[in-house]
RNA sequence: CACCGAGAAAGGCAAACCACUCCGAAAGGGUGGGACGCAAAAUCACCGGCCUAACGCCCGGGUCCGGGCCAAGGCGGCGGGAUUGCCGAA
Repeated sequence: CACCGAGAAAGGCAAACCACUCCGAAAGGGUGGGACGCAAAAUCACCGGCCUAACGCCCGGGUCCGGGCCAAGGCGGCGGGAUUGCCGAA
């Protein structure tokens, strides 16, 4: 230096669930509590995957309702990729 990852040390993050007079059409997010887990569970929607369908378009009834399609909205704690990073036993 590269790999690797201890029942190591110091610290870090925080699933489900709960609360909110928070944001959002929704998916989802935020804040507080909480801990299942995590060595990148840090950052980036670049590739795949998944979720939602407001706007828009289409169809049917007719100024609104019902149905369908669509991401420019999301999920990084689904996989891959890129970038950065703490510690040091084997």
A computed fold for a 90-nucleotide RNA from a Deltaproteobacteria bacterium, annotated as c-di-GMP-I riboswitch aptamer.
The model forms 95% of the base pairs in the Rfam consensus.
Its mean pLDDT, the model's own confidence on a scale to 100, is 87.